[in-house]
Predicted 3D model of a 73-nucleotide RNA (transfer RNA) from a Candidatus Omnitrophota bacterium. Lineage of the source: Bacteria > Pseudomonadati > Candidatus Omnitrophota. Model confidence (mean pLDDT): 80 of 100. Rfam family: tRNA. About the family: Transfer RNA (tRNA) molecules are approximately 80 nucleotides in length. It is annotated as a transfer RNA. Gene Ontology term of the family: triplet codon-amino acid adaptor activity. The sequence was found in a public genome assembly.
RNA sequence: GCGGGUGUAGCUCAGCUGGUAGAGCGUCACGUUGCCAACGUGAAGGUCGGGGGUUCGAAACCCCUCGCCCGCU
Numbered sequence: 001g002c003g004g005g006u007g008u009a010g011c012u013c014a015g016c017u018g019g020u021a022g023a024g025c026g027u028c029a030c031g032u033u034g035c036c037a038a039c040g041u042g043a044a045g046g047u048c049g050g051g052g053g054u055u056c057g058a059a060a061c062c063c064c065u066c067g068c069c070c071g072c073u
Stems, first nucleotide, its partner, number of pairs: 001072007010025004019056001027043005049065005
């Protein structure tokens, strides 16, 4: 330098053909218990790596760009 993959909640990841962003774990509160753990209920937490474009509407499609991983030279 070229090609491919990947980037979404604190962590691990879903998100079907464009239509309100989710799960598990974790955190916090409450319930239960003599206490802890476990269990139950609820809550907080997201510029979807960044910028631009298409569209009534973009995590998703197009362009540019950054990080990480793999291969080639």